[in-house]
RNA sequence: GGCGGAUUCGUCUAGAGGCCUAGGAUACUGCCCUCUCAAGGCAGAGACACGGGUUCGAACCCCGUAUCCGCUA
Numbered sequence: 001g002g003c004g005g006a007u008u009c010g011u012c013u014a015g016a017g018g019c020c021u022a023g024g025a026u027a028c029u030g031c032c033c034u035c036u037c038a039a040g041g042c043a044g045a046g047a048c049a050c051g052g053g054u055u056c057g058a059a060c061c062c063c064g065u066a067u068c069c070g071c072u073a
Stems, first nucleotide, its partner, number of pairs: 001072007010026004018056001028044005049065005
């Protein structure tokens, strides 16, 4: 250089064009409980890598860019 794959809350992940202003686990914050801590209960904040395109409608399809992984020269 060529080919293929991956990228979603801090972390791990669900998602198969409309039911998703994106769900779960864990972590985090607050409150309850407790003599205190842990555990437990309740609540809260938190993400679609970036830029275009297709479509009435895109996390999802297409193209490019970036990063990572693999194969190949």